[in-house]
Molecule: transfer RNA
Organism: Candidatus Nomurabacteria bacterium
RNA sequence: CGGGAUGUAGUAUAACGGUAGUAUGCGCGAUUCGGGUUCGCGUGAUCCGAGUUCGAUUCUCGGCAUCCCGA
Numbered sequence: 001c002g003g004g005a006u007g008u009a010g011u012a013u014a015a016c017g018g019u020a021g022u023a024u025g026c027g028c029g030a031u032u033c034g035g036g037u038u039c040g041c042g043u044g045a046u047c048c049g050a051g052u053u054c055g056a057u058u059c060u061c062g063g064c065a066u067c068c069c070g071a
Base pairs, nucleotide, nucleotide: 001070002069003068004067005066006065007064010024011023012022013021018054025043026042027041028040029039030038047063048062049061050060051059
């Protein structure tokens, strides 16, 4: 320099263009003499910008970051 892939709660991972879930973590409560385990409730996210659309995590374009391949 050229090509490709990926980007979602603190972490991991889903999501036919139509309410962003699940697990774990964290907070509170129940259980216990106390802790752990278990159970209930709660908390918290779509990399940035633009476009298409009634509606975008999803489609298109540009940028940024990481990874892979080639030179």